[in-house]
Molecule: transfer RNA
Organism: Microgenomates group bacterium Gr01-1014_5
RNA sequence: GGACCGCUAGCUCAAUGGUAGAGCAACCGGCUCUUAACCGGUAGGUUUUGGGUUCGAAUCCCAGGCGGUUCA
Numbered sequence: 001g002g003a004c005c006g007c008u009a010g011c012u013c014a015a016u017g018g019u020a021g022a023g024c025a026a027c028c029g030g031c032u033c034u035u036a037a038c039c040g041g042u043a044g045g046u047u048u049u050g051g052g053u054u055c056g057a058a059u060c061c062c063a064g065g066c067g068g069u070u071c072a
Base pairs, nucleotide, nucleotide: 001071002070003069004068005067006066007065010024011023012022013021018055026042027041028040029039030038048064049063050062051061052060
């Protein structure tokens, strides 16, 4: 330098054009002599950035950033 893959909640990941979700973690409560475990609930998002397409974009297109794999 070329090709390809990834970037979504604190972390690990879903969501194949129509209200952004789960598990774990956090917080509150229940249970318990207490803690842990278990059960219920709450909060938490500029979906990596900019632009384009569309009635509507995390999703499609273009360009950039960061990380990774691979070829030379």